[in-house]
RNA sequence: UUGAAGCCGUCUGGAGAGUUGCUACGUAGUUGGUAGCGCACCGAAGGAGCAAGUGCAGGUCACAAGGAUCUGCGCGAAUCUCUCAGGUACCGAGGACAGGGGGAGCGGC
Repeated sequence: UUGAAGCCGUCUGGAGAGUUGCUACGUAGUUGGUAGCGCACCGAAGGAGCAAGUGCAGGUCACAAGGAUCUGCGCGAAUCUCUCAGGUACCGAGGACAGGGGGAGCGGC
């Protein structure tokens, strides 16, 4: 002096699925609410799984060309899959991700 990606804070946007049944507490009151037990659902907190490819070991074929193939164990992504967790009227909260504007540190010259 500059700065992609990443990190931290903040502002803004941000989907899906039950106005679900029963019981208890509470209440003037099956108002709203809380908790427990069920059934039905959602995927975008978090978490888990793996494809191409690739590494190692062993076997077979070939061996000029340093290759092909099988088995086993690893590495290997997500907005895909799972649905543990979380969530399912409105509001609120949360929310992957995206944008704005800052900050720190590292690195480079």
A computed fold for a 109-nucleotide RNA from a Betaproteobacteria bacterium, annotated as Glycine riboswitch aptamer. The prediction has a mean pLDDT of 77. Taxonomically the source falls in Betaproteobacteria (Bacteria, Pseudomonadati, Pseudomonadota).